[in-house]
RNA sequence: GCCCGCUUAGCUCAGUCGUAGAGCGCGCCACUCGUAAUGGUGAGGUCGGUUGUUCAAUCCAGCCAGCGGGCA
Numbered sequence: 001g002c003c004c005g006c007u008u009a010g011c012u013c014a015g016u017c018g019u020a021g022a023g024c025g026c027g028c029c030a031c032u033c034g035u036a037a038u039g040g041u042g043a044g045g046u047c048g049g050u051u052g053u054u055c056a057a058u059c060c061a062g063c064c065a066g067c068g069g070g071c072a
Base pairs, nucleotide, nucleotide: 001071002070003069004068005067006066007065010024011023012022013021018055026042027041028040029039030038048064049063050062051061052060
């Protein structure tokens, strides 16, 4: 330098053009003599940035950035 993949909650990852989810973690409550475990409940996200396509984009396209891999 060229090519490919990934980027979504604190972490690990789902997800589909039509109001964003799970597990773990965190807060609160229940249970217990107390803790752990367990159960219930809640908070937490401009879906990497930007431009475009569309009635509508986290999803499709271009560019940029970061990370990973391949070739030279």